[in-house]
């Protein structure tokens, strides 16, 4: 270094449940462990999701309602991949 042990020593914290933020994806404390060798940390490549929010369809006097694109713009996930930086150990190779 590259790799990831039936070693160590130890970190994180999914689903839900409280509270609190915000239209909303989703985030922030607490509780909790599903799992993770970077689930540390960065939205740089793409990928999910969200708002702006309609058209065609259904319904319907009407106006709601239901049901929904395609492009584009703002954002939001780093526990979706990939990619940069950085980190504990040291079996075996």
């Nucleotide at each position: 270094u590259c790799c990831g042990a039936u070693a160590a020593a130890g970190g994180c914290a999914a689903a839900c449940c409280c509270g609190g933020a915000g239209u909303g994806a989703u985030c922030c404390g607490g509780g909790g462990a599903c799992g993770c060798a970077a689930a540390g940390u960065a939205a740089a490549g793409g990928g999910u999701c969200u708002u702006u929010a309609c058209a065609c369809a259904c319904a319907g006097g009407g106006a709601a309602g239901u049901a929904g694109a395609a492009a584009a713009a703002a954002g939001a996930c780093a526990g979706c991949c990939u990619u940069g930086c950085u980190g504990c150990c040291g079996a075996g190779g």